RNAcentral holds the full RNA, with entries from SILVA. A computed fold for a 482-nucleotide part of an RNA from a seawater metagenome, annotated as small-subunit ribosomal RNA, 3' major domain. Its mean pLDDT, the model's own confidence on a scale to 100, is 81.
[in-house]
Context: one part of a larger RNA
RNA sequence: UGACGGGGGCUCACACAAGCGGUGGAGCAUGUGGUUUAAUUCGAAGCAACGCGAAGAACCUUAUCCUGGGCUUGACAUGUACGAAUUAGCUUCCUGAAAGGGAAGUGACGCCUUCGGGUGGAACAUAGACAGGUGCUGCAUGGCUGUCGUCAGCUCGUGCCGUGAGGUGUCGCGUUAAGUCGCUAAACGAGCGAAACCCUUGUCGUUAGUUGCCAGCACGUAAUGGUGGGGACUCUAGCGAGACUGCCGGUGUUAAACCGGAGGAAGGUGGGGACGACGUCAAGUCCUCAUGGCCUUUAUGUCCAGGGCUACUAACGUGCUACAAUGGUCGGUACAGACGGUCGCGAACCUGCGAAGGUAAGCCAAUCCUACAAAGCCGGCCUCAGUUCGGAUUGGAGUCUGCAAUUCGACUCCAUGAAGGCGGAAUCGCUAGUAAUCGCAGAUCAGCAUGCUGCGGUGAAUACGUUCCCGGGCCUUGUACA
Numbered sequence: 001u002g003a004c005g006g007g008g009g010c011u012c013a014c015a016c017a018a019g020c021g022g023u024g025g026a027g028c029a030u031g032u033g034g035u036u037u038a039a040u041u042c043g044a045a046g047c048a049a050c051g052c053g054a055a056g057a058a059c060c061u062u063a064u065c066c067u068g069g070g071c072u073u074g075a076c077a078u079g080u081a082c083g084a085a086u087u088a089g090c091u092u093c094c095u096g097a098a099a100g101g102g103a104a105g106u107g108a109c110g111c112c113u114u115c116g117g118g119u120g121g122a123a124c125a126u127a128g129a130c131a132g133g134u135g136c137u138g139c140a141u142g143g144c145u146g147u148c149g150u151c152a153g154c155u156c157g158u159g160c161c162g163u164g165a166g167g168u169g170u171c172g173c174g175u176u177a178a179g180u181c182g183c184u185a186a187a188c189g190a191g192c193g194a195a196a197c198c199c200u201u202g203u204c205g206u207u208a209g210u211u212g213c214c215a216g217c218a219c220g221u222a223a224u225g226g227u228g229g230g231g232a233c234u235c236u237a238g239c240g241a242g243a244c245u246g247c248c249g250g251u252g253u254u255a256a257a258c259c260g261g262a263g264g265a266a267g268g269u270g271g272g273g274a275c276g277a278c279g280u281c282a283a284g285u286c287c288u289c290a291u292g293g294c295c296u297u298u299a300u301g302u303c304c305a306g307g308g309c310u311a312c313u314a315a316c317g318u319g320c321u322a323c324a325a326u327g328g329u330c331g332g333u334a335c336a337g338a339c340g341g342u343c344g345c346g347a348a349c350c351u352g353c354g355a356a357g358g359u360a361a362g363c364c365a366a367u368c369c370u371a372c373a374a375a376g377c378c379g380g381c382c383u384c385a386g387u388u389c390g391g392a393u394u395g396g397a398g399u400c401u402g403c404a405a406u407u408c409g410a411c412u413c414c415a416u417g418a419a420g421g422c423g424g425a426a427u428c429g430c431u432a433g434u435a436a437u438c439g440c441a442g443a444u445c446a447g448c449a450u451g452c453u454g455c456g457g458u459g460a461a462u463a464c465g466u467u468c469c470c471g472g473g474c475c476u477u478g479u480a481c482a
Base pairs, nucleotide, nucleotide: 001482002481003479004478005477007476008475009474010473011472012471015466016465019430020429021428022427023426026321027320028319029318030317031316032315034312035311042053043052065307066306067305068304069303070302071301074130078129080127081126083124089106090105091104092103093102094101095100109120110119111118112117132296133295135294136293137292141290142289143285144284145283146281148279153192154191155190156189157188158187159168160167161166172183173182174181198273199272200271201270203241204240205239206238207237208236209235213230214229217228218227219226244267247261248260249259250258251257323423327382328381329380330379331378332377333376340369341368344363345362349358350357351356389420394415395414396413397412398411399410400409436458437457438456439455440454441453442452
């Protein structure tokens, strides 16, 4: 100087407390360990691995995953040498699981030209340099990322102090979300962080008025901004205004600031996001990519078929659906936001109980479509039961995607109707448009979503407080630790 202490002081945080809802019990989905297997490819491992890489394993993907069948200058790149003159490409046939192998047909580039040919490019064959490797090492590395933590810290120059390591500044007293600011002080300044600048949302003004809007004026309809028209309103999207402890009162050291109030759409960082200091964990990744070294080279490379990654006694994590009456079911009826669409979204009509099919308008989209939002509200039935709760499982019949749904897809209809009556010890999330609850969209994607990422609808309870648990910050103290 640090680190540590079941030392001390101060302080913060959904850390506890106060509340609300879960997980742990059930069924299923998904990931993992384990076991099994010819193979169940690899990585991730307390928090910070386990709906993680994977924003989508039927084939492909896919991989030193397995079983087979092929190739060896190679699936791919750049030279070099030599050769043949057909070639390359396209079509067809045979063999084969395909890859591959074999055969036939067609076809044919630029320049020079004495029309004989020469030369070059592409392509083929051979040889030889080399290619190739999702092989190893993340403890050789770059880059990227997680984490402490959006915690308030981490440092430097000069000066001063100390023999020196080092200290001071950065401490103290107040204050703050903050090393934020004020005062004091051998310190005076500065940098990286904090804050601000950026995006979004909340109010107003102004500019603009189509594909959006419709107050007033006309026209028209069974009805609808449907039409003329209008820019008022909503909205869209540019530019501005607005919030700064600016004003008032009190407290405070005449400070920083705090408490209350006014005005205001908004008040003390207005809400949310992006943004992550010096560093820690030899944290993660050589399977994104890049890369040193090592290894491999008729194989650890490469092509193909089939299988596997989907196995299943029991275990763990994360979720979905429930156990019902604040409910289930049937009928009627209302209101979003954000996103996507041409190899696409697909209205309307017809067929089908339905998944869906047929025909097909419009739309490269503020125009058309996906697209009925659902919970909600109104009415009927059910009356506390393993039920009109719950939907697993199984049988049958189908739809769609796709060469192909057997291993192994999603969905529909009929039948079947399991466990489950609110969950032990323990444990998780959340402080406001939040939790809880309800649906909608997107990426990936032929198809496949209970996951992920967004969007809006309805919309709470509680916080006395800091004694205690976990973690963090500052000061101080002890130490046989470094």